Model confidence (mean pLDDT): 80 of 100. Predicted 3D model of a 74-nucleotide RNA (transfer RNA) from a Candidatus Aenigmatarchaeota archaeon.
[in-house]
């Protein structure tokens, strides 16, 4: 200096060339059941689209600039 991938809850993860549904699952939390307690089970809750701007009636997904991680050529 050039390429290629990659960024979603406390944490990994699906979705992204099918643009729309209340944004997936899993553990972790919280509450409640249940048990002398606890641990396991069940139920229910809480909580995410890396920042900015375009397009569109509508963007986590489509397009352009950042910015971060990894690889790789020079």
């Nucleotide at each position: 200096g050039g390429g290629g991938c990659c960024g979603u809850g406390g944490u990994g993860u699906a979705g992204c060339u099918u643009g729309g549904c209340u944004a997936u699952c899993a553990c972790u939390c919280u509450g409640g059941c249940u048990u002398u307690g606890g641990g396991a089970g069940c139920c229910a809750g809480c909580g995410a689209c890396c920042c900015c701007g375009g397009u569109u009636c509508a963007a986590a997904u489509c397009c352009g600039g950042g910015c971060g991680g990894c690889c790789c050529c020079a």

It matches the Rfam family "tRNA". The family's RNA type in Rfam is transfer RNA.
The sequence is in RNAcentral, with records from ENA.
The source organism's lineage runs through Archaea, Nanobdellati and Candidatus Aenigmatarchaeota.